The RNA shown here (Glycine riboswitch aptamer) has 94 nucleotides and comes from Bhargavaea beijingensis. It matches the Rfam family "Glycine riboswitch aptamer". Rfam describes the family as follows. This family represents the bacterial glycine riboswitch. Model confidence (mean pLDDT): 77 of 100. Lineage of the source: Bacteria > Bacillati > Bacillota > Caryophanales > Bhargavaea. The sequence was found by an Rfam model in a public genome assembly.
[in-house]
RNA sequence: AUGAAUGUACGGGGAGAGAACGCACAAACGCGUCGCCGAAGGAGCAAGUAACGGGUGUUAUGAAUCUCUCAGGCAAAAAGACUCGUACAGGACG
Repeated sequence: AUGAAUGUACGGGGAGAGAACGCACAAACGCGUCGCCGAAGGAGCAAGUAACGGGUGUUAUGAAUCUCUCAGGCAAAAAGACUCGUACAGGACG
């Protein structure tokens, strides 16, 4: 400074899948039995990169709304990745 990325706070938008069954119970929570969902969090890895090898290999690193479903969730409410606005911090390019 006609102030980038990013962060914090507040506000708006924001999907999926059981108001499952038994005990107890207004519901939720709890215990047990099955069925599902992915968008809090967590875990896995492709290209690439690095090291070793010299048998197109091994090891490490390596993203997501992809995969898994540990956690979480499956009426409403709440939460919710992501996104928009405002304020503050920040100080990249020039």